[in-house]
Context: one part of a larger RNA
RNA sequence: CUGGGCGUAAAGGGCGCGUAGGCGGCGCGGUAAGUCACUUGUGAAAUCUCUGAGCUUAACUCAGAAUGGCCAAGUGAUACUGCAGUGCUAGAGUGUGGAAGGGGCAAUCGGAAUUCUUGGUGUAGCGGUGAAAUGCGUAGAUAUCAAGAGGAACACCUGAGGUGAAGACGGGUUGCUGGGCCAACACUGACGCUGAGGCGCGAAAGCCAGGGGAGCAAACGGGAUUAGAUACCCCGGUAGUCCUGGCCCUAAACGAUGAAUACUUGGUGUCUGGAGUUUUAAUGCUCCGGGUGCCGUCGCUAACGUUUUUAGUAUUCCGCCUGGGGAGUACGCUCGCAAGAGUGAAACUC
Numbered sequence: 001c002u003g004g005g006c007g008u009a010a011a012g013g014g015c016g017c018g019u020a021g022g023c024g025g026c027g028c029g030g031u032a033a034g035u036c037a038c039u040u041g042u043g044a045a046a047u048c049u050c051u052g053a054g055c056u057u058a059a060c061u062c063a064g065a066a067u068g069g070c071c072a073a074g075u076g077a078u079a080c081u082g083c084a085g086u087g088c089u090a091g092a093g094u095g096u097g098g099a100a101g102g103g104g105c106a107a108u109c110g111g112a113a114u115u116c117u118u119g120g121u122g123u124a125g126c127g128g129u130g131a132a133a134u135g136c137g138u139a140g141a142u143a144u145c146a147a148g149a150g151g152a153a154c155a156c157c158u159g160a161g162g163u164g165a166a167g168a169c170g171g172g173u174u175g176c177u178g179g180g181c182c183a184a185c186a187c188u189g190a191c192g193c194u195g196a197g198g199c200g201c202g203a204a205a206g207c208c209a210g211g212g213g214a215g216c217a218a219a220c221g222g223g224a225u226u227a228g229a230u231a232c233c234c235c236g237g238u239a240g241u242c243c244u245g246g247c248c249c250u251a252a253a254c255g256a257u258g259a260a261u262a263c264u265u266g267g268u269g270u271c272u273g274g275a276g277u278u279u280u281a282a283u284g285c286u287c288c289g290g291g292u293g294c295c296g297u298c299g300c301u302a303a304c305g306u307u308u309u310u311a312g313u314a315u316u317c318c319g320c321c322u323g324g325g326g327a328g329u330a331c332g333c334u335c336g337c338a339a340g341a342g343u344g345a346a347a348c349u350c
Stems, first nucleotide, its partner, number of pairs: 004321003007304002012318001014201004021194003025088004030083002033081002035077007042069001049065006091191001092188004096183003103177007110154001115149007125136002162169002206247006215241002220236004258317006266295012299306002323350003332343004
């Protein structure tokens, strides 16, 4: 340099924004850098290949030819690519009018439940388990009624349902705010796709500082079980879980399936727009979009399966893989308060 791959065999970056780079719609004329053709120059000799000649043949030797290039200069061609110019509207975007949504941030309010406190009623148990015990209770528990405090989470609605790039998002109201979708037009006129580095976001656990602490609960203590029981079960219980600010940056971060575009038989749910039709209305039917499921043809696949939400047919760009172990280890470097993260071998061995 090339080949083959990446749902499950090794392999899609956790997710976005975006720099360089790579790639890029439909016309017109221009240019001629890439591209193509021809000419000239050069591409040492020997060697190799072909033809012929000479040693009796061959090896060998000699002669001629051919081959050999991201080469240079010149002349020409103009389909494609490039370059500069000019136009277009099918890509992309803006405006107008709508509808949907647990999208985000902040403030505030609510009810149920647990726990605790106070008071009333009331008396001997309660609690817990497979069975028990530790535990709580005559200093009045459990149960029950009333009042109060405080924190966390939001039953039903809830759906194979919705939103978000992903992580994720679910009580109500208000404020601020992002994105997508539909309809009919108007406008800009390729403004696009991808994206090495870079920047940002990123569950849980963990860390730092300050608050908070009802319930739950690593660690820890006790009771059981057991041969033992550093567990499973039970009684307690601290970090933590919650809030604010700052770190950490990892997950089976999964659809184990990168992003974008075009094309390729169908059926049936559901969410959400629009048009037509039907009805007094509710509604039903047909069609055009955008999501999200199930089944399934062709095709693909080692099979399983996938199948217009592709793992089909193609194109562009990025990431990644190259036998198992050693090993996501060692060393170095970067980042981090630390925990550790990122990058990431070799010897040896099968």
Model confidence (mean pLDDT): 88 of 100. Small-subunit ribosomal RNA, central domain from an uncultured bacterium, 350 nucleotides, folded computationally. The RNAcentral record of the full RNA draws on ENA and SILVA. It matches the Rfam family "Bacterial small subunit ribosomal RNA".